[in-house]
RNA sequence: AACCGGAGUUGAGGCGCGGUGCUCAUAAGUAGCCGCAAGGCAGGGGAACAGGCCCCGCAUUUUGACCUUGCGGUGAAAGGGUGCAUCGCCGAAGUUCGCUUUUGGCCUGUUGCGAAAGCGGGCUGGGUCUGCUGAUAAGAUCCGCAGGACUGUCACGGCUUUUCCGUGGAGCGCUCUCUAGGU
Numbered sequence: 001a002a003c004c005g006g007a008g009u010u011g012a013g014g015c016g017c018g019g020u021g022c023u024c025a026u027a028a029g030u031a032g033c034c035g036c037a038a039g040g041c042a043g044g045g046g047a048a049c050a051g052g053c054c055c056c057g058c059a060u061u062u063u064g065a066c067c068u069u070g071c072g073g074u075g076a077a078a079g080g081g082u083g084c085a086u087c088g089c090c091g092a093a094g095u096u097c098g099c100u101u102u103u104g105g106c107c108u109g110u111u112g113c114g115a116a117a118g119c120g121g122g123c124u125g126g127g128u129c130u131g132c133u134g135a136u137a138a139g140a141u142c143c144g145c146a147g148g149a150c151u152g153u154c155a156c157g158g159c160u161u162u163u164c165c166g167u168g169g170a171g172c173g174c175u176c177u178c179u180a181g182g183u
Stems, first nucleotide, its partner, number of pairs: 002183003005179004011174001014090001016089007024081001032074009043056004047111006093124012125151002128148005134142002153169006
């Protein structure tokens, strides 16, 4: 000096990652609510089923719950996303599978549809583009799969040698500092 090992409040990648707030569009002139009309109907509404509970109705001289359709009025939100700001960061974090717990609709149970948290396993260096499949209201966005170039990094090889090119690897990486250990 190099490599290996050990320690660390070392820190780099870039359309870098995540949280939060605001914003804008979409969702949507939709759901809901109110009114009117037409039709149906004796039972019906509260997601489905079972049990309960609550509520409304059962017109026949007028008052019909509820269901369907149409018209008029009023008219959202969540989830998903854009942009900006800010905070925390560089396995940042994401995603997927399984399990558990909590939670929303009147109650209980099961199912389903949503929300949140935790545990365990798999995958991914990073963002990006294209195609296909799926999710989604969606030509937004996202998962998965395939492919492309780009980019950081290390190893090996080459060259016209302070760079460039090629091949390969993976973040369990690379880099920095220290190191009384090993070769």
Annotation
A computed fold for a 183-nucleotide RNA from a Desulfobacterales bacterium, annotated as Lysine riboswitch aptamer. Rfam family: Lysine riboswitch aptamer. Rfam links the family to the GO term lysine biosynthetic process. The model forms 100% of the base pairs in the Rfam consensus. Model confidence (mean pLDDT): 77 of 100. Lineage of the source: Bacteria > Pseudomonadati > Thermodesulfobacteriota > Desulfobacteria > Desulfobacterales.